This is a predicted structure of a 73-nucleotide RNA (transfer RNA) from Phialocephala subalpina.
The RNAcentral record of the sequence draws on ENA.
NCBI's taxonomy places the organism under Eukaryota, Opisthokonta, Pezizomycotina, Leotiomycetes, Phialocephala fortinii species complex.
Its Rfam family is "tRNA". From the family's description: Transfer RNA (tRNA) molecules are approximately 80 nucleotides in length. The family's RNA type in Rfam is transfer RNA.

């Protein structure tokens, strides 16, 4: 250098074109508790890795390019 996959809240995921992206863990808060763990309840938190096209519409499709795993010489 060629091929071939991943890329989504802090973390690990769901989500194959349509109204507001979907869960757990964590952080915060507030019952619980002498206090802390556990538990319950609830709130914040995402330019969907980045430009560009396609399409009335794009997390999803195509194209470049990042970044990263495999794999061959």
């Nucleotide at each position: 250098g060629g091929c071939c996959g991943a890329c989504u809240g802090g973390u690990g995921u769901a989500g194959u074109g349509g109204u507001u992206a979907u869960c757990a863990c964590g952080u915060c808060u507030g019952c619980u508790u002498u206090a802390c763990a556990c538990g319950c309840a609830g709130c914040a938190g995402g330019u969907c890795g980045c430009c560009g096209g396609u399409u009335c519409g794009a997390u999803c499709c195509c194209g470049g390019c990042g970044u990263u795993g495999g794999u061959c010489a």